About this RNA: Bacterial large signal recognition particle RNA from an Actinomycetes bacterium, 265 nucleotides, folded computationally. Taxonomically the source falls in Actinomycetes (Bacteria, Bacillati, Actinomycetota). The sequence was found by an Rfam model in a public genome assembly. Rfam family: Bacterial large signal recognition particle RNA. From the family's description: The signal recognition particle (SRP) is a universally conserved ribonucleoprotein involved in the co-translational targeting of proteins to membranes.
RNA sequence: CCGUGCUAGGCGGGGAGCUAGCGGUGCCCUUUACCCGCAAUCCGCUAUAGCGGGGCUGAAUCCCCACCUUCGGGGCCGAUUUGCGGGGUCAGUGGCCUUGCCGGCGGUGUUGAAGGCCAGGUCCUGCGCAAUGGAACGUCGUGAACCCCGUCAGGUCCGGAAGGAAGCAGCGGUAAGCGAUCUCUUUCAUGUGCCGCGGGGCUGCCUGGCUGGAGCCUUCUGUCUGGUACACGCCCGUAUGUUUGUCUCAACGGUGGGUGCACGG
Numbered sequence: 001c002c003g004u005g006c007u008a009g010g011c012g013g014g015g016a017g018c019u020a021g022c023g024g025u026g027c028c029c030u031u032u033a034c035c036c037g038c039a040a041u042c043c044g045c046u047a048u049a050g051c052g053g054g055g056c057u058g059a060a061u062c063c064c065c066a067c068c069u070u071c072g073g074g075g076c077c078g079a080u081u082u083g084c085g086g087g088g089u090c091a092g093u094g095g096c097c098u099u100g101c102c103g104g105c106g107g108u109g110u111u112g113a114a115g116g117c118c119a120g121g122u123c124c125u126g127c128g129c130a131a132u133g134g135a136a137c138g139u140c141g142u143g144a145a146c147c148c149c150g151u152c153a154g155g156u157c158c159g160g161a162a163g164g165a166a167g168c169a170g171c172g173g174u175a176a177g178c179g180a181u182c183u184c185u186u187u188c189a190u191g192u193g194c195c196g197c198g199g200g201g202c203u204g205c206c207u208g209g210c211u212g213g214a215g216c217c218u219u220c221u222g223u224c225u226g227g228u229a230c231a232c233g234c235c236c237g238u239a240u241g242u243u244u245g246u247c248u249c250a251a252c253g254g255u256g257g258g259u260g261c262a263c264g265g
Base pairs, nucleotide, nucleotide: 001265002264003263004262005261006260009057010056011055012030013029014028015027020046021045022044023043024042034054035053036052037051038050063258064257065256066255067254068253072249073248074247075246076245078243079242080241082239083238084237085236086235087234089233092232093231094230095228096227097226100223101222103220104219106217107216108215115211116210117209118208119207120206121205122204123200124199125198126197127196128195129193130192131190132189133188134187135186136185138181139180140179141178142177148173149172150171151170156165157164158163
């Protein structure tokens, strides 16, 4: 160096998560890389880190190590979209409301505007009166088997008789009660009535009188003043997404290096 036969090893890998830690089943990425059994309220192991059984390949393009590149995953800071929660701001902007001013449309006004003064009403309250409603008195009616009155048929009792006595029913009248009722009278009550007499209070509304002497009112545009946190902007926090940077892990690929045994020639 060549040939033959073995063994180690290999027959996917990785990320997050779980775990004291290591793998696996499950999820995700890559892409094709044996089979059977176990396994997420877990399964099996112990830094020699899946367990048990079987099959193929087999010392090199295939195994091991280092480095490079890199699909992809995860973490962190920052930036940012959107959603949610909160905060303050009207001296960021807009919206809304308001005192006033200019202008416009319309209405009204010398048959007297705005304003001012006075007097009333509406408002509150006191007293009186009336009304209404209720009740009482009164009137009428009804109304007691007996325990109310009068008269008491029949009958009962006393008496020799004359004559008396009690007394049911009936009749009449009343009590309590029940019902009706209008006039007077009495009493109670009230968002009935300003009818009368007062007091108070406010300036909102209405009415009347006097004054005054040309404006007043609604609406629209603009503007001034003062408000309102309704909306956007702003700040803080949070959730998801995107992204610069950074850290970490990392398939596939590339480069370099390393690595057995036996026999024969």